[in-house]
RNA sequence: GGGGUCGUGGCCUAGCGGUUAAGGUGCCGGCCUGUCACGCCGGAGAUCGCGAGUUCGAAUCUCGUCGGCCCCGCCA
Numbered sequence: 001g002g003g004g005u006c007g008u009g010g011c012c013u014a015g016c017g018g019u020u021a022a023g024g025u026g027c028c029g030g031c032c033u034g035u036c037a038c039g040c041c042g043g044a045g046a047u048c049g050c051g052a053g054u055u056c057g058a059a060u061c062u063c064g065u066c067g068g069c070c071c072c073g074c075c076a
Stems, first nucleotide, its partner, number of pairs: 001072007010025004018056001027043005049065005
């Protein structure tokens, strides 16, 4: 330098171009208990890496760009 793949709450993972971005775990509060844990109920938390484009509508499609990983090539 070329190609591929991934980037979504603190962490892990879903999400046919459309209605409120879903689940697990963690966190906070309550119930339960003599206390803790377990269990049950409720709650907060995501400009979907960043920028632009296409579209009536983009996490999803296109382009650029940044970062991680993998493969190929070049120089030394």

Record summary
Transfer RNA from an Armatimonadota bacterium, 76 nucleotides, folded computationally. Its Rfam family is "tRNA". From the family's description: Transfer RNA (tRNA) molecules are approximately 80 nucleotides in length. Taxonomically the source falls in Armatimonadota (Bacteria, Bacillati). The sequence is in RNAcentral, with records from ENA. The prediction has a mean pLDDT of 81.